[in-house]
A computed fold for a 1469-nucleotide RNA from an uncultured prokaryote, annotated as small-subunit ribosomal RNA. The RNAcentral record of the sequence draws on ENA. Its mean pLDDT, the model's own confidence on a scale to 100, is 84. Its Rfam family is "Bacterial small subunit ribosomal RNA". Rfam links the family to the GO terms structural constituent of ribosome and ribosome.
RNA sequence: GGCUCAGAAUGAACGCUGGCGGCAUGCCUAAGACAUGCAAGUCGAACGAGAACAUUUCCUUCGGGAAGUAAGUAAAGUGGCGCACGGGUGAGUAACACUUAGGUAACCUACCCUUUUGCUGGGGACAACCAGAGGAAACUCUGGCUAAUACCGAAUGAUCCAUUUUUUGCUGCGGCUCUUUUGGGGAAAGCCGUAAGGCGCGAAAGGAGGGGCCUGAGUCCCAUUAGCUUGAUGGUAGGGUAACGGCCUACCAUGGCUACGAUGGGUAGCUGGUCUGAGAGGAUGAUCAGCCACACUGGUACUGGAAUACGGACCAGACUCCUACGGGAGGCAGCAGUUAGGAAUUUUGCGCAAUGGGCGAAAGCCUGACGCAGCAACGCCGCGUGAGUGAGGAAGGCCUUCGGGUUGUAAAGCUCUUUCAGCAGGGAAGAAAAAAAUGACGGUACCUGCAGAAGAAGCACCGGCUAACUCCGUGCCAGCAGCCGCGGUAAUACGGAGGGUGCAAGCGUUAUUCGGAUUUAUUGGGCGUAAAGCGCGCGUAGGCGGUUUAGUAAGUCUGAUGUGAAAUCCCACGACUCAAUCGUGGACGUGCAUUGGAUACUGCUAGACUAGAGUAUGGGAGGGGUGAGCGGAAUUCCUGGUGUAGAGGUGAAAUUCGUAGAUAUCAGGAGGAACAACGGUGGCGAAGGCGGCUCACUGGACCAUAACUGACGCUGAGGUGCGAAAGCGUGGGGAGCGAACAGGAUUAGAUACCCUGGUAGUCCACGCCGUAAACGAUGGAUACUAGGUGUUGGCGGAUUCGACCCUUUCAGUGUCGUCGCUAACGCAUUAAGUGCACCGCCUGGGGAGUACGGUCGCAAGACUGAAACUCAAAGGAAUUGACGGGGGCCCGCACAAGCGGUGGAGCAUGUGGUUUAAUUCGAGGCAACGCGAAGAACCUUACCCAGGCUUGACAUCCUAGGCUACCCCUAGAGAUAGGGGGUUCUCUUCGGAGACCAGGUGACAGGUGUUGCAUGGCUGUCGUCAGCUCGUGUCGUGAGAUGUUGGGUUAAGUCCCGCAACGAGCGCAACCCUUGCCAUUAGUUGCCAUCAUUUAGUUGGGCACUCUAGUGGGACCGCUCGCCGAUAAGGCAGAGGAAGGAGGGGAUGACGUCAAGUCAGCAUGGCCCUUACGUCCAGGGCUACACACGUCCUACAAUGGCCGGUACAAAGCGCCGCAAGACCGCAAGGUGGAGCUAAUCGCACAAAACCGGUCCCAGUUCGGAUUGGGGUCUGCAACUCGACCCCAUGAAGUUGGAAUCGCUAGUAAUCGUGGAUCAGCAUGCCACGGUGAAUACGUUCCCGGGCCUUGUACACACCGCCCGUCACGCCAUGGGAGUUGGUGUUGCUUGAAGAAGCUGAGCUAACCUUCGGGAGGCAGGUUUCUAUGGCAAGGAUGAUGACUGGGGUGAAGUCGUAACAAGGUAACC
Repeated sequence: GGCUCAGAAUGAACGCUGGCGGCAUGCCUAAGACAUGCAAGUCGAACGAGAACAUUUCCUUCGGGAAGUAAGUAAAGUGGCGCACGGGUGAGUAACACUUAGGUAACCUACCCUUUUGCUGGGGACAACCAGAGGAAACUCUGGCUAAUACCGAAUGAUCCAUUUUUUGCUGCGGCUCUUUUGGGGAAAGCCGUAAGGCGCGAAAGGAGGGGCCUGAGUCCCAUUAGCUUGAUGGUAGGGUAACGGCCUACCAUGGCUACGAUGGGUAGCUGGUCUGAGAGGAUGAUCAGCCACACUGGUACUGGAAUACGGACCAGACUCCUACGGGAGGCAGCAGUUAGGAAUUUUGCGCAAUGGGCGAAAGCCUGACGCAGCAACGCCGCGUGAGUGAGGAAGGCCUUCGGGUUGUAAAGCUCUUUCAGCAGGGAAGAAAAAAAUGACGGUACCUGCAGAAGAAGCACCGGCUAACUCCGUGCCAGCAGCCGCGGUAAUACGGAGGGUGCAAGCGUUAUUCGGAUUUAUUGGGCGUAAAGCGCGCGUAGGCGGUUUAGUAAGUCUGAUGUGAAAUCCCACGACUCAAUCGUGGACGUGCAUUGGAUACUGCUAGACUAGAGUAUGGGAGGGGUGAGCGGAAUUCCUGGUGUAGAGGUGAAAUUCGUAGAUAUCAGGAGGAACAACGGUGGCGAAGGCGGCUCACUGGACCAUAACUGACGCUGAGGUGCGAAAGCGUGGGGAGCGAACAGGAUUAGAUACCCUGGUAGUCCACGCCGUAAACGAUGGAUACUAGGUGUUGGCGGAUUCGACCCUUUCAGUGUCGUCGCUAACGCAUUAAGUGCACCGCCUGGGGAGUACGGUCGCAAGACUGAAACUCAAAGGAAUUGACGGGGGCCCGCACAAGCGGUGGAGCAUGUGGUUUAAUUCGAGGCAACGCGAAGAACCUUACCCAGGCUUGACAUCCUAGGCUACCCCUAGAGAUAGGGGGUUCUCUUCGGAGACCAGGUGACAGGUGUUGCAUGGCUGUCGUCAGCUCGUGUCGUGAGAUGUUGGGUUAAGUCCCGCAACGAGCGCAACCCUUGCCAUUAGUUGCCAUCAUUUAGUUGGGCACUCUAGUGGGACCGCUCGCCGAUAAGGCAGAGGAAGGAGGGGAUGACGUCAAGUCAGCAUGGCCCUUACGUCCAGGGCUACACACGUCCUACAAUGGCCGGUACAAAGCGCCGCAAGACCGCAAGGUGGAGCUAAUCGCACAAAACCGGUCCCAGUUCGGAUUGGGGUCUGCAACUCGACCCCAUGAAGUUGGAAUCGCUAGUAAUCGUGGAUCAGCAUGCCACGGUGAAUACGUUCCCGGGCCUUGUACACACCGCCCGUCACGCCAUGGGAGUUGGUGUUGCUUGAAGAAGCUGAGCUAACCUUCGGGAGGCAGGUUUCUAUGGCAAGGAUGAUGACUGGGGUGAAGUCGUAACAAGGUAACC
């Protein structure tokens, strides 16, 4: 810093499940389309006319007719009122639509209420009806009759209208109002009632309620929408309206709106409220309530008090239906219902009983408003599914360490209760002013009785967050997942089970909103390095602003009044048994308006001041800027001289230059660019930047003085100017350097790094560009907050006068540091501290500073600047490690110096590979490969082939029985099978028991089968390297640090000193063994100096010596005229000493690393096999062989080979043994057996060496492989496949390429000896002694290691990490010839219905008339406006598009290795 979760909520949907009731709620999508029924009528007390069915009576020609009742009824008509309410929906609308507060002196108002007054007298029609006509229908036309509360004149008439005059009051100064005068216009209707009277009608005024219009304020997103507007803004006049108004028209003027966001685009009904939140806020606008808009789509008017009218009209359009094709009809966004869409939303119910509405005088009628019921767990609330007791802790399930645990008082059992549901009986309120009548709900609520635990529990979760754990299955599969992440054979994460946790008639999931998220921060964040300070100035608007006085009262504070609808929320009380729900009252409503007051602060007005700011005067400093001139050094070039073969360049070279004379050197000349030393964390500038000298012009800062102005200031969105390098344009210039390019090298490649050349460019003038890691990664201004020290410029003081020093004070520029701040690093009066005001910027990483659009630019490009998609991180600082082709110090046979090897040959042995029926398995850089294996002919043996066995080759238990063992014969390869012989061991309480054998049964045995990545144990390795840690304390937010670092020293974290450390542990060292010297003790099997003796220490004798093996001593830097060192530790040297600085060697292996090795030594969890993956047996194999590697042996020879002679060891081993002397064999060996259970006997002669001889440099008298023949020994057995001996044979090999190994002294090298294993088998391994060197200057380099430090993008830790192209899959996106939609604009055209104007020769009841006619009206015609349609243009936008661009993503693709370490050319802009 982002992502994610836990909470609350919903008009929800989906999955599983579902007992009851109350109260609410129920098309969020297609304002899609609708069958059917209903949803607005009523009045006969306004009016005229007026049936039928049925029934009664009469007449009848029996066909029927007349009269009465029905009935003045039904249906229809004229007329009045209503239909503008109620009900639905949210498409449109960003607007005076809505909210709030006002205005209307600019208005209207049917029905209702109050008051006043009036209602006189006439006239002419039209429906219904009748007759006729047309049409399929809808319906229409013509003629005739008639009434009214229908229509029309006349009279009267007001406070109404207009006009003239006069007066009062108010005012927003426009006007309104009151009084008075004159003139003109201008009403009415009747009905009921016997009557009284009632209902109505006209006019006027007032009221109530309702509306129209206007205004202040508020009301979403986009600036990648910045300019919009022509009735547009205003005026005059007129028209129009209930009314103001460009509302409309004519004329005049040229205005009006806009960065406080106009215009345009997108989205959206607004509000009370609702959800969430601690709040501020955020989201939302279902149900209820207020307002608005709409009624199939668009336009239009009529009627009316009111409509531009949901269930009215006209026209146009689309759609559906009827049709006789001529023409007609329709509008569920009313209630039900259907269909479509969709994840998804109900009955074509009952009733006007209540509430409310319309009409009516009333009775009453109408009312899908409403009241009820139905459906739906969709929500909220309540109740139930039982209660008590009950331990053998039952059975079953699950787990188990097999003991048990858990389910679990749970169940059963016993004792109770009966809510709800069920059945039966009773049974309301809701109904209403005197009474009666009136209930859809409903036989509902409620009450009582009855029966019986009876009918009623699920869902999700259990790795962490987050409450809850085990087993089985699965095996990176199947799957889970909100995030982190689980799953690759022991999964608390998948699936199942048991158990548990949470909620509960619900539980989960999904979707959405708020919260957590202080993660847009007003409350309440940031910008040095994490994202973030514009590259830097000037400055407009805006924001903010020093001291003081007076006024004002806009902001501010306070009081009052009005309003802020009801409902909701909150509080109190009350009604349903409670609750949900409902009722009554209160409070709240942070707001707005009006008004009274206060005046500290801010504002405004007026005045004053000087501390901010500026001016003036006087000074000194400076690479500040611009222009002109001048100068020397150097490079290069040219000319000439001297001079000769090279020069140049590099890691090394080459390209290149040079005998046509280079390089070098001297002289002269030309030209361009840059200005060494001085030069400095020194100076100047706003930044970029500025450096030779002189002159001219010019900007700014600083110091001193305190004369002047008097807040003139700070910041600064837009704007404007400056702005490194590179780049661009035009014209010059061009010495050096030097992209591109060429060549030479390097390299696997080298389009690079290195070298030789070299063009643009670098330079000048003018003009563009406008960006940089333009950095102090730190915006500018101002105030305050400890200091120390250096330096630059200036003033002052003191002064010995000086380029000095001290001190004070300003202005800069560095460094260290206190407080404080910071995540830390660090900053710290030049702040990143503490305040204040202003500007800019940030909000996870990538995509991307990209795309599109716009602006700028000649171009390059710059500025502005997204989204889809994708990830769960990206990032900062610091820590510990590890690493570095970083640094310092140090060590090691690490290098170097040496000696000898390996790598070449032959052979041995191990491994790989190949082969095979099998070639059993393991070990794999160092640290596998003469390793496990201290010894494969059988056995071993695990492998292969063949033949057998199945409680088994081996162990324990049970059962019935018995003797066994052992030997022989037969078959067989053997295991084994058959037969025969043979008979008994131990104990005894005499019953028997045990050992043993074989038969049976099942528990079980068995497995060198698998997993060393489940393990124990053991081992290797770093490494015998010097390290690894802890306690307490201290420091740090923390990881951690300190100690353990530092100065010395050591083999050593060995020791000393110092030190916020003080101590301690495991390691080091020492203690242990061996060896080297001495002493002592003891002398047999050892020894022999002295005395005898012998072939011989053979024997006597002795224990001195050697030796043996016990005990001690000795060496400790202990000693020194020493020297070095800090006086220490210690080092160097010396003496003494057998030994000198741990004397030599061994044993001893810290914390840990390598999932190092081993399940085949052993042990062991899980898994697997169980007539086989067990077991027995014979034969074979592990011994194969084109080849490759490791480790040895033997050699290649003369320091040697061969022959002969002659010396000197140590350490071991020996009774299933070592074996002497003697004899046999050329020999291996054989015969034979003394001695020895070992300092006694034996193995056992040590060899090299030494002496003498021979060979004479050859494939040999070197070398011995290979092969032939013959033997010996071991063993049941030497064919595959043993060792040795003899004779013969005599191969390769003449010192070994690249490379590589061991060793620092009794070591290397060389020589032999012994042992383990073992019947036999040794060039291997382990041990022993003999002879016995060379070299180490030194730590630069290679390898490994230790300590400190540094860098890091590594932490699986460099065998790390990681970048880009290419190839492939998928995804979203930009461009794209175009194609195709919807949308709004403009122009032209068309011009329905309608309205207005004009006309009206046709028609015409009321009034007038002089009777001719006129007034008025109607049809018709025409003009203007206009919906729709058509044509055209251009705009924004969506979808799609061959092809194309980049981007993202994807366990194991290709090429390189750019970055991270000095990343191997420092990196980056």